Molecule: transfer RNA
Organism: Candidatus Sungbacteria bacterium GWC2_49_10
RNA sequence: GGCUCUGUAGUUCAACGGCUAGAACGAGGGACUCAUAAACCCUAGAAGGUGGUUCGACUCCACCCAGAGCCA
Numbered sequence: 001g002g003c004u005c006u007g008u009a010g011u012u013c014a015a016c017g018g019c020u021a022g023a024a025c026g027a028g029g030g031a032c033u034c035a036u037a038a039a040c041c042c043u044a045g046a047a048g049g050u051g052g053u054u055c056g057a058c059u060c061c062a063c064c065c066a067g068a069g070c071c072a
Stems, first nucleotide, its partner, number of pairs: 001071007010025004018055001027043004048064005
């Protein structure tokens, strides 16, 4: 330098182009307890960037950025 793949919450992952983007763990609070932990209840928290297609985009397309792999 070329090609392919990946990018969603603090972490690991989901989600046929259409419902308020969900789950687990983690975090905060509550309740319980003499106290702590566990189990229970509640809460907050995310689409890599810019454009395009579409009535509608996490999803499709282009470019850029970052990472991984292969080739040279």